[in-house]
Context: one part of a larger RNA
RNA sequence: AGACGGGGACCCGCACAAGCGGUGGAGCGUGUGGUUUAAUUCGAUACUAAGCGAGGCACCUCACCUGGGCUUAACUUCUAGCUGCAAGCCUUCCGAAAGGAGGGCCGCCUUCGAGGGUGCUAGAAAUGGUGCUGCAUGGUUGUCGUCAGCUCGUGGCGUGAGCUGUUCCCUUAAGUGGGGUAACGAGCGCAACCCCUAUCCUGUGUUAUAUUUUCACAGGAGACUGCCUUCGUAAGAAGGAGGAAGGUGGGGACGACGUCAAAUCAGCAUGGCCCUUACGUCCAGGGCGACACACGCGCUACAAUGGCUGGUACAAUGGGUUGCGAAACUGCGAAGUGGAGCUAAUCCCUUAAAACCAGUCCCAGUUCGGAUUGAAGUCUGCAACUCGACUUCAUGAAGUUGGAAUCGCUAGUAACGGCCAAUCAGCCACGUGGCCGUGAAUACGUUCUCGGGUCUUGUACU
Numbered sequence: 001a002g003a004c005g006g007g008g009a010c011c012c013g014c015a016c017a018a019g020c021g022g023u024g025g026a027g028c029g030u031g032u033g034g035u036u037u038a039a040u041u042c043g044a045u046a047c048u049a050a051g052c053g054a055g056g057c058a059c060c061u062c063a064c065c066u067g068g069g070c071u072u073a074a075c076u077u078c079u080a081g082c083u084g085c086a087a088g089c090c091u092u093c094c095g096a097a098a099g100g101a102g103g104g105c106c107g108c109c110u111u112c113g114a115g116g117g118u119g120c121u122a123g124a125a126a127u128g129g130u131g132c133u134g135c136a137u138g139g140u141u142g143u144c145g146u147c148a149g150c151u152c153g154u155g156g157c158g159u160g161a162g163c164u165g166u167u168c169c170c171u172u173a174a175g176u177g178g179g180g181u182a183a184c185g186a187g188c189g190c191a192a193c194c195c196c197u198a199u200c201c202u203g204u205g206u207u208a209u210a211u212u213u214u215c216a217c218a219g220g221a222g223a224c225u226g227c228c229u230u231c232g233u234a235a236g237a238a239g240g241a242g243g244a245a246g247g248u249g250g251g252g253a254c255g256a257c258g259u260c261a262a263a264u265c266a267g268c269a270u271g272g273c274c275c276u277u278a279c280g281u282c283c284a285g286g287g288c289g290a291c292a293c294a295c296g297c298g299c300u301a302c303a304a305u306g307g308c309u310g311g312u313a314c315a316a317u318g319g320g321u322u323g324c325g326a327a328a329c330u331g332c333g334a335a336g337u338g339g340a341g342c343u344a345a346u347c348c349c350u351u352a353a354a355a356c357c358a359g360u361c362c363c364a365g366u367u368c369g370g371a372u373u374g375a376a377g378u379c380u381g382c383a384a385c386u387c388g389a390c391u392u393c394a395u396g397a398a399g400u401u402g403g404a405a406u407c408g409c410u411a412g413u414a415a416c417g418g419c420c421a422a423u424c425a426g427c428c429a430c431g432u433g434g435c436c437g438u439g440a441a442u443a444c445g446u447u448c449u450c451g452g453g454u455c456u457u458g459u460a461c462u
Stems, first nucleotide, its partner, number of pairs: 001462002003459003007456007015446002019409005026300008034291002042053002064286007076125007088105007108116002128275002131273003137269002139264003142260001144258001149188006155164003168179003194252004199221007224246001227240005289428001302402001306361006318349003323342002328337003368399001373394007415438007
C1' cells in the first nucleotide's frame, strides 16, 4: 500500500421489512447429472452452467456408432501423356446407396501454330481435418456493476516503499456541486450530446375519411430549480403556481482502471503439435429422442372471482411473390376444392382473448382436471417405424393449494389475457424476442440477512 475481521462511524440497493404472485408436492414439456448403450458427438458447471451454444435433431444438419466405397480425392494451382474432342444426354449389369464395370446418341471455338477449353490417367506443390492445446493467441462475451470509482502532469512532504491531490464540512442518483484546504490543474468514467415515448406548432399526403385533421413522415417549440414562499454563506432542500409533462418526466443504446490464467481453437481467424489409401471424404442405416433415479427452468391444474353453451364489443407490434391467400362450396373437424386481390397505410394472414349480457352446473375427484391408451383421419415432406404436428370419437390417471427452504416485482409495474415475429418444407414452441388489453397492493423504517461505496481501527495474511 492492499486484503480480511462474528471491529467502529456514515451511506446506498426489491437487500431486509410491508405487500402481491410464484417455485419446492402432482402430470407433462425441456435442459443437465448419473446410469445404460455399438453410439447415446462436443462444449458450458456456485453466484457468473443447466428452454445455455441450438432463433427449429425424421434424411441433411453431424462432429458419434455400424457397415459399404474413394485415394491429387468433395475443393485450389501447375506439369506431362492420352482423348470418339467440349461440357452434356439416354441406357444395361452388380449394389441399400455411394461406387464399380460397360453400351449408345450428340459431336466445341480457332488467327489452322495443335493454341484454348473439357474429360481421363500419372505426378508435384499442396490441400483437407467440428483432431489437441482458450494455460501460446486475436476477436467477442459473462461477472463485480451503470457500482462511482480509476489515474496522470507539475508542485509539496517522506531516507524509502509511498503520501498529498481523491482527506474534512454540507450536498447529490453520481469523485454531482458548493465551502475549506500544500496543493494547482488534467484525463478515463458520471452527466449531457444519440434513439423511442408523453404535449403543442408548421409543412407534405400514397392510403384513410377522423376535413374543428386521426394517422404517417420531416422540421421545430417546450422543462431550465426559470418564477414564488420558507430554510441555508453557497451548492442545494421542502412546498407552491403555471403547465401535457417538475426537479434525471418514463424507457433504450452506452459498461472507466481492472478482477476471475472466467468462457469460447465447435461461429470466425490464428502460432505450435498431430493424421495424410486416413483423425480426409462419399453413402445407407442407426444415434444425438435410451431410463431405476437426482437437480434446474417452465406449462397445465387442483376449480364457483369457476367450468360449459349461446350472443355481443374493443387493440397494437409485425409478416407476405418459390409468398400471404379472400369470397363461395365440401367436410363434425384438422383440412380440401377454389382462385379474387396484393411486390402492400390499398389485398391477405386477421373472427383478438380475457371483459360484458343471458342460460346451465350446486361443491362432488365433479359438467373440475386433462395425463395415458385404443380406433379412424388430415397435412408437410423422396421418406413420419425408431422419431413430426394437428383433428374426431372413445378412454379418462395423478392432483383437493404443496415440508424444510426459496424466487420475482415499487406503476401502466406485478398479476391475469390474448396477438405477432425470427428460425422454419413441417415441427416436438409450454422456449425466445416483441406487441397491445384489463390492471392492483404495499414501503413504518434501516435493528437484522445479502451485496456494494467512503473514512477509520486491529492483524501472526500478501
This is a predicted structure of a 462-nucleotide part of an RNA (small-subunit ribosomal RNA, 3' major domain) from Candidatus Uhrbacteria bacterium RIFOXYA2_FULL_40_9. The sequence was found in a public genome assembly. The coordinates come from a structure-prediction model, not an experiment, and the mean pLDDT is 83.